This is a predicted structure of a 98-nucleotide RNA (SAM riboswitch aptamer (S box leader)) from Candidatus Salinicoccus merdavium. The organism belongs to Salinicoccus, within Bacteria. Of the family's consensus pairs, 97% are formed in the model. The sequence is in RNAcentral, with records from MGnify. Its mean pLDDT, the model's own confidence on a scale to 100, is 83. Its Rfam family is "SAM riboswitch aptamer (S box leader)". About the family: The SAM riboswitch is found upstream of a number of genes which code for proteins involved in methionine or cysteine biosynthesis in Gram-positive bacteria.
[in-house]
RNA sequence: CUUAUCAAGAGUGGUGUAGGGAAGUGCCCGUAGAUACCACGGCAACCGUCUUUUAUGACAAGGUGCCAAGUCACUGAAUCAAUCGAUUCGAAGAUGAG
Numbered sequence: 001c002u003u004a005u006c007a008a009g010a011g012u013g014g015u016g017u018a019g020g021g022a023a024g025u026g027c028c029c030g031u032a033g034a035u036a037c038c039a040c041g042g043c044a045a046c047c048g049u050c051u052u053u054u055a056u057g058a059c060a061a062g063g064u065g066c067c068a069a070g071u072c073a074c075u076g077a078a079u080c081a082a083u084c085g086a087u088u089c090g091a092a093g094a095u096g097a098g
Stems, first nucleotide, its partner, number of pairs: 001098006011040005019029003023075004041067003046063002048059003071092001076089005
């Protein structure tokens, strides 16, 4: 850079200490110990494996990924409502494959 997906799903213990949830705003999480790292466990099925029922299939040893909140919500545009807001597309981001 290209492309696919992002409303589902899945946590315990240990180390350690003050911030963390990408940015801004909001809203949350966090000294009753979060985030992070490690171990184990799990989820999912992108890669993968299997099968002349080849598909809206099965599986999960391996490579990734993930396990608070819809990608936590919004951010730009359009439509509807015209107060709160709703929907769609996009941007940005994340992950896989190339």